[in-house]
Molecule: Bacterial small signal recognition particle RNA
Organism: uncultured Actinomycetes bacterium
RNA sequence: GGUCGGGUCCUGCGCAACACCCGCUCGUGAACCGAGUCAGGGUCGGAAGGCAGCAGCUCUCAGCGUGUUUGGGUGUGUGCCGCAGUCAACCUGGCCAUC
Repeated sequence: GGUCGGGUCCUGCGCAACACCCGCUCGUGAACCGAGUCAGGGUCGGAAGGCAGCAGCUCUCAGCGUGUUUGGGUGUGUGCCGCAGUCAACCUGGCCAUC
């Protein structure tokens, strides 16, 4: 000096982490403007019964809270985890040649 290879760096893809959003779970949840059931009372009826229906209770919409990484999505200057690429730069090993 040449050549082959490895590593660092860089790039891409993937994976993971973190954050956020949606979904899902549980809880709560309507003074009136949701539903059901409707004590008492009211009302109709000669009566049997009926009608409307407050409170209460139940279910639940929106909303709020908890949980979730078992679900989906987005993002990042997170990771050096995997694979691949790479002119150049740096480090390094082998072989050949030269001095």